Large-subunit ribosomal RNA, domain III from a Deltaproteobacteria bacterium, 393 nucleotides, folded computationally.
[in-house]
Context: one part of a larger RNA
RNA sequence: GAGUAGCGAUAAGGAGGGUGAGAAACCCUCCCGCCGUAAGCCUAAGGUUUCCCGGGCAAGGGUAAUCCGCCCGGGGUUAGCCGGCCCCUAAGCCGAGGCCGAAAGGCGUAGGUGAUGGGAAGCGGGUUAAUAUUCCCGCGCCAGCAGGCAGCGUUUGAGCGAUGGGGGGACGCAGGAGGGUAGGCCAUCCGGGUGUUGGUCGUCCCGGUUCAAGCCGGUAGGGGGAGGUCGUAGGCAAAUCCGCGACCUCGUUAACCCCGAGAGGUGAAGACGAGCCCCGUUAGGGGCGAAGUGGCUGAUCCCACACUGCCAAGAAAAGCCUCUAGCGAUGCUGUCCUGCUGACCGUACCGCAAACCGACACAGGUAGGCGGGGAGAGAAUCCUCAGGCGCUC
Repeated sequence: GAGUAGCGAUAAGGAGGGUGAGAAACCCUCCCGCCGUAAGCCUAAGGUUUCCCGGGCAAGGGUAAUCCGCCCGGGGUUAGCCGGCCCCUAAGCCGAGGCCGAAAGGCGUAGGUGAUGGGAAGCGGGUUAAUAUUCCCGCGCCAGCAGGCAGCGUUUGAGCGAUGGGGGGACGCAGGAGGGUAGGCCAUCCGGGUGUUGGUCGUCCCGGUUCAAGCCGGUAGGGGGAGGUCGUAGGCAAAUCCGCGACCUCGUUAACCCCGAGAGGUGAAGACGAGCCCCGUUAGGGGCGAAGUGGCUGAUCCCACACUGCCAAGAAAAGCCUCUAGCGAUGCUGUCCUGCUGACCGUACCGCAAACCGACACAGGUAGGCGGGGAGAGAAUCCUCAGGCGCUC
C1' cells in the first nucleotide's frame, strides 16, 4: 500500500425460550424461505475413524463460537445363504522346455494367472448412542457328512466314474404387440375431530386402510413333432451318448415333452398398525391395539432377446446332465424323518461431496440403482410429499 480489496453462488431469514463469563451464527419451539430425476434415498470407486458418547476452545473454521468433519478421553463394524475368498474362464500378463538376441533381454508351446462375465442357498419384523438380509424373534433355503425307515442290488452285478467324447451353459441390435407386477389414484371400512365467529351433524374435516422369502399349485404365454428298434466308415481309443441313415408306433389346427411370469392358497391364531393408557420434570421408557376390503390406472420392471425384422452376424470355460475307458459291494435311490458341519476377509462413516480427484470446508470433475403427487408427450418446466437444507461473517 490499507483498516483498502475481499470474507467463495442473491435459497432468506424472523421471534420466543435455553445454556453460558460471553450468543445474529450452539440447543429447543413457532413462523418464513429453498431443493424435490434432488440440494432426497441406496450402492461402487476412493478416503481411512472423519461414525457415537463425554469433555474442551490455544490453533484449524475466511468473523464470533458455549458449536464442529478441530483437540483430549472412552466406545462402536457380529454373516453357511450380501460381497470377497473358492470353482471357471476373457482380453491382457507370466511362462518349464523351445526360438531369437553382444549382454541386459525379446517372443512364445504346454501350463498358469487374470472379473469388468459364468457358478449352491434369506426373507419379514424388532432392537443400539453408534451394526445389522450379520444380533434377536418368526418362518425358510443350500451344500456336504452321519443315522433311521422304505425300495433296489451283492457277479443273473446295483452303483461309482474321467485330466477323455457329447449335450448344456450360450449370449447381437432395432421394433412393436400381448400377459402381469411394482407404484399411483379413488372408493370402502376403521379410529379421531367438529360448528361458542357468516355458513355447515354432513355428499363435512384429519389420520390409517400394510405385509416378504419359502412352500402348494401349475395359469397367460412361448418353443420343439415325440417315442422306439436296427445299422453305422464321423465325434483322433471306446461308447448304450452325440451325429448320420433305414424302419415301426403315436400324432399332425393335435398328442407328448421343455420353458414359463403372475394371480390364488399357505406362510399369518403371526408381524405391523391410526390411536389410547401408564411411568417420567425433559429426553424418553413400558403396555394395549380398530379397520386392514374393492375398483380404476399403470411402468423404462418381470414373462423375455419370447416374437418379428435387420446386417456389421453378435465370448470362453467350469458347475450341471449323459457316454464309455476304468473301478466295483455294508453300495445306490427318496416327495421321507433326525442330527451334525459350513472356516477366513470386508461390514463404522462420507459417497454429486466440507470426508473422493482438484495445494483450500474450492460455484469445477466423479460409475450404477430408486426417484411419489398435480399439470404435461416427457426423467422438459412450474408447484409440491417423504426427506433434506437457508449455502460460517
Its Rfam family is "Bacterial large subunit ribosomal RNA". Rfam links the family to the GO terms ribosome and structural constituent of ribosome. The prediction has a mean pLDDT of 82.